[in-house]
Context: one part of a larger RNA
RNA sequence: CGUUGGAGAGUUGAGGGAAGCGGACUCUAGUACGAGAGGACCGAGUCGGACGACCCGCUCGUGUCCCGGUUGUCCCGCCAGGGGCAAUGCCGGGUAGCGACGGUCGGUCGUGAUAACCGCUGAAUGCAUCUAAGUGGGAAGCACCUCCCAAGAUGAACUCUCCCGGGGCCAUGAGCCCCCUGAAGGGCCGGGGUAGACCACCCCGUCGAUAGGCCGCCCGUGGAAGUGCCGCAAUGCACUCCGAGCGAAGCGGUCCUAAUCGCCCGUGAGG
Repeated sequence: CGUUGGAGAGUUGAGGGAAGCGGACUCUAGUACGAGAGGACCGAGUCGGACGACCCGCUCGUGUCCCGGUUGUCCCGCCAGGGGCAAUGCCGGGUAGCGACGGUCGGUCGUGAUAACCGCUGAAUGCAUCUAAGUGGGAAGCACCUCCCAAGAUGAACUCUCCCGGGGCCAUGAGCCCCCUGAAGGGCCGGGGUAGACCACCCCGUCGAUAGGCCGCCCGUGGAAGUGCCGCAAUGCACUCCGAGCGAAGCGGUCCUAAUCGCCCGUGAGG
């Protein structure tokens, strides 16, 4: 921009895409078959591989500053306690999120038309012949079935709901003009988002828990500071394992802060 008024929702599915894997073991059954050796079809069940999708309760990884330990040096006047720098200085752990090495699920079944192939009936050719008329079976393949996208499918589909004043002119045209109006709805703007490069998408904007703060919980770290005690001291112990102090993204609560106030588009019944 189109889809022949505009708008918000919900669908149909032309068409396109994805998927499509194979293995081992057990039973049937040491049966059928076979002199024996060997050893099934059909059918039933179990296990696991690779691949794929989704997920984070479990396990593991990451987690650049969440907690702790620690070296050197500089600084906060000194002690104590801290801060900066050294790859996050290094090291031990680790929430959320993300992830796989973790977890769940998938391939199935079924229908139709067929290929090679196997048939029935059957002439040409009194026989024979699956084929010439007619007719049945038959693949991990094809079409459908499952999942995803999908009406720019310009052949532009369908359903529901919502919205939209009055007057004048003559040259009667998809004509022109005036007044009023600006709907439904959308956007801008603002607070945000396991949405995201931007855009888009989704939620929220005081009729409010959207983010921050604060409070609580979960969880992480692992016993803060200070004081006292033993020791020359490093250090250790007690208050403090019924878990100190500190704390990120998690789960809730609470209007304290910020989502203020507003503006624009979109019209008036439609070849």
A computed fold for a 271-nucleotide part of an RNA from a soil metagenome, annotated as large-subunit ribosomal RNA, domain VI. The full RNA is in RNAcentral, with records from MGnify. The coordinates come from a structure-prediction model, not an experiment, and the mean pLDDT is 88.